[in-house]
Context: one part of a larger RNA
RNA sequence: UGACGGGGGCCCGCACAAGCGGUGGAGUAUGUGGUUCAAUUCGACGCAACGCGAAGAACCUUACCUGGGUUUGAAAUCCCGGCGACAGCUCAAGAGAUUGAGUCUUCUCGCAAGAGGCGCCGGGACAGGUGCUGCAUGGCUGUCGUCAGCUCGUGCCGUGAGGUGUUGGGUUAAGUCCCGCAACGAGCGCAACCCCCGUUUCUAGUUGCCACCUCCGAUUCGUCGGGGAGCACUCUAGAGAGACUGCCAGUUACAAGCUGGAGGAAGGUGGGGAUGACGUCAAGUCCUCAUGGCCCUUAUGUCCAGGGCUACACACGUACUACAAUGGUCGGUACAGAAGGAUGCCAAACCGCAAGGUGGAGCAAAUCCCCAAAACCGGCCUCAGUUCAGAUUGCAGUCUGCAACUCGACUGCAUGAAGGCGGAAUCGCUAGUAAUCGCGGAUCAGCAGGCCGCGGUGAAUACGUUCCCGGGCCUUGUACA
Numbered sequence: 001u002g003a004c005g006g007g008g009g010c011c012c013g014c015a016c017a018a019g020c021g022g023u024g025g026a027g028u029a030u031g032u033g034g035u036u037c038a039a040u041u042c043g044a045c046g047c048a049a050c051g052c053g054a055a056g057a058a059c060c061u062u063a064c065c066u067g068g069g070u071u072u073g074a075a076a077u078c079c080c081g082g083c084g085a086c087a088g089c090u091c092a093a094g095a096g097a098u099u100g101a102g103u104c105u106u107c108u109c110g111c112a113a114g115a116g117g118c119g120c121c122g123g124g125a126c127a128g129g130u131g132c133u134g135c136a137u138g139g140c141u142g143u144c145g146u147c148a149g150c151u152c153g154u155g156c157c158g159u160g161a162g163g164u165g166u167u168g169g170g171u172u173a174a175g176u177c178c179c180g181c182a183a184c185g186a187g188c189g190c191a192a193c194c195c196c197c198g199u200u201u202c203u204a205g206u207u208g209c210c211a212c213c214u215c216c217g218a219u220u221c222g223u224c225g226g227g228g229a230g231c232a233c234u235c236u237a238g239a240g241a242g243a244c245u246g247c248c249a250g251u252u253a254c255a256a257g258c259u260g261g262a263g264g265a266a267g268g269u270g271g272g273g274a275u276g277a278c279g280u281c282a283a284g285u286c287c288u289c290a291u292g293g294c295c296c297u298u299a300u301g302u303c304c305a306g307g308g309c310u311a312c313a314c315a316c317g318u319a320c321u322a323c324a325a326u327g328g329u330c331g332g333u334a335c336a337g338a339a340g341g342a343u344g345c346c347a348a349a350c351c352g353c354a355a356g357g358u359g360g361a362g363c364a365a366a367u368c369c370c371c372a373a374a375a376c377c378g379g380c381c382u383c384a385g386u387u388c389a390g391a392u393u394g395c396a397g398u399c400u401g402c403a404a405c406u407c408g409a410c411u412g413c414a415u416g417a418a419g420g421c422g423g424a425a426u427c428g429c430u431a432g433u434a435a436u437c438g439c440g441g442a443u444c445a446g447c448a449g450g451c452c453g454c455g456g457u458g459a460a461u462a463c464g465u466u467c468c469c470g471g472g473c474c475u476u477g478u479a480c481a
Stems, first nucleotide, its partner, number of pairs: 001481002003478003007475007015465002019429005026321008034312002042053002064307007073126001077125008088103006107116003128296002131294003137290002139285003142281001144279001149188006155164003168179003194273004199241007208231002213228006244267001247261005323422001327381006340369002344363002349358003388419001393414007435457007
């Protein structure tokens, strides 16, 4: 000077408390451990590994295994020698890779010799490696933590390590600001500048809008549908305004600030996002990529078929669905936002119980398409393993795709398991939040209970900081560095 303390003081954070909903019990999905296996490819391991890399493992992917091939190679550059247009198509063998036969074709310059481009064969330099080392590295990332800290120049103090500044008194979300002070300044952080949402003005009016006016049609005379006219309104998207403790009162040291009030759509950081200081963990990644060293070179490279990554006594994490009446089921009736759409989104109509099929209108889209559910109204069910719950299994189908056996999703009929709210323990959340309800997108031929977004409905509670956890500042002890 740090670090540490079951030392002290001050102060924060869904840290506790107060609440609401879960996990831990059940079934299933998914990841992991373990076990098994020819292989079940590899990595990630407290928080910060375990719906993680993977935003899509039937083949491919694919790195693993078995078997069949190949050796200048699947792809790159160059040299030497030889041959020929290459490609395409057909047939045969084969699991295919590939091999053989046939057919077709005979490039450019040049009279020719020859030269050039392209391809094949042989040879040589070389390629190739998801092989090892993240403890040789770059880059990128996680974490403490959006915590309020981390430092420098000059000066001063100290023999020196170093200190001071950065401590103190207040204050703040904040090393935020004020006051004081052997310090005076400055930098990286904080804040602000950026984006979205909330109010309003102007500009603009199609594909958006429909108040007033008008025309046509319908009319139960309430109104409804269409056209015109219009840009008021809604909206779209560009430019501004607006919030600054600016005003008032109280309080304080009459400083910073704090408390209350007015006005206001919004009030003291208005809500959300982006933004992550010096550093820590030899944290993670050599399998994104790059790269030193090492290793393989008829194989640890490469091509192919099939299998595996989907196994299953078991254990854990994360989710989904439930255990019902604030519910289930049947019928009727509404209301979103954001995104996406061309070998795409797919309307009307028709067929099918349905998945879906036929069909073909419109749309490179404010024009067309994809578009809610919970809610609300009515009927039934009456507390039961049930009209709860839906696992499992059988049969019959649909769709994608060369191909759904291993191993896809969905539909119908039948089947109807565990499950009666879950031990010790443990997680999330402070407001348009939790809870609950559906919708969209990426990946993608197909496949979503995961992920990333979007809106609908919409709570309870916070006395307080003694305690648990993490953190900040000052101080104290130390045989630790």

Small-subunit ribosomal RNA, 3' major domain from a Candidatus Zixiibacteriota bacterium, 481 nucleotides, folded computationally. It matches the Rfam family "Bacterial small subunit ribosomal RNA". The full RNA is in RNAcentral, with records from ENA and SILVA. Taxonomically the source falls in Candidatus Zixiibacteriota (Bacteria, Pseudomonadati).